This is a predicted structure of an 85-nucleotide RNA (c-di-GMP-I riboswitch aptamer) from Parasporobacterium paucivorans DSM 15970. RNAcentral records the identical sequence in 2 taxa. The prediction has a mean pLDDT of 78. Rfam family: c-di-GMP-I riboswitch aptamer. Its family is annotated with cyclic-di-GMP binding in the Gene Ontology.
RNA sequence: UUGAACAUUUAGCAAAACUAGUGAAAACUAGUGACGCAAAGCUUUAGUCUAAGGCGGUUUCCGCUAUGAUUGUCAAGUUGCAAUU
Repeated sequence: UUGAACAUUUAGCAAAACUAGUGAAAACUAGUGACGCAAAGCUUUAGUCUAAGGCGGUUUCCGCUAUGAUUGUCAAGUUGCAAUU
């Protein structure tokens, strides 16, 4: 340095819910709070969610569509942590 196996330190992150706010929505931000996570760190490939705007229709509604969202759905890349063999 690389690979594999194993797992006990010190630490890290933060589900649901509630409060306040942002957003058309999905969802996100902050605080409280911990369901859990060895990458539940980062980056959207696929999947999934939403449909403002656009297009269409049998038009007070419905359908299609991502440039929106999700990394705690999956993949790939990349970064990081103590010990043992």